[in-house]
Parts: sequence; C1' cells; structure tokens
RNA sequence: AGCGGUAUCGUUCAACGGUAGGACACAGGAUUUUGAUUCCUGGAAUAUAGGUUCGAUUCCUAUUACCGCCG
Repeated sequence: AGCGGUAUCGUUCAACGGUAGGACACAGGAUUUUGAUUCCUGGAAUAUAGGUUCGAUUCCUAUUACCGCCG
C1' cells in the first nucleotide's frame, strides 16, 4: 500500500429507520445514633463532515483513532 472490523453518558452493554435505554459510578432525599445496606428522585452520551429520507445511533460516502488479516 490492499482488505475487514469497532467507535453511544465517567465505565460497560443495549437500541425493527420513528421518545437514545439498562447496570455500575456520581448528586440530592428517605431510613439509620453514625456509617454501610435498602428505597425514591435527578443529571449525564450516538468519533468528525457530508448525502438519502417526512424522519438516521441505524442506510450510503469520505476522514480520524484503534484492532485484526495478507504481503
């Protein structure tokens, strides 16, 4: 150089083209003499740029980063 794969809250894992969700973590509250446990509530994310579509995390193109195969 060529080919293939992955990229989503702080971490990890989901999501038939139709409200971006769960777990852990974090913050507040309840319970408790205090702490832990438990319960309730809340915030937080689609790698970047275009295209298709009424509508894109999803489909297409290019780029970036990482991983693998071949040589």

Model confidence (mean pLDDT): 80 of 100.
A computed fold for a 71-nucleotide RNA from an uncultured Eubacteriaceae bacterium, annotated as transfer RNA.
It was read from a public genome assembly.
Its Rfam family is "tRNA". The family's RNA type in Rfam is transfer RNA.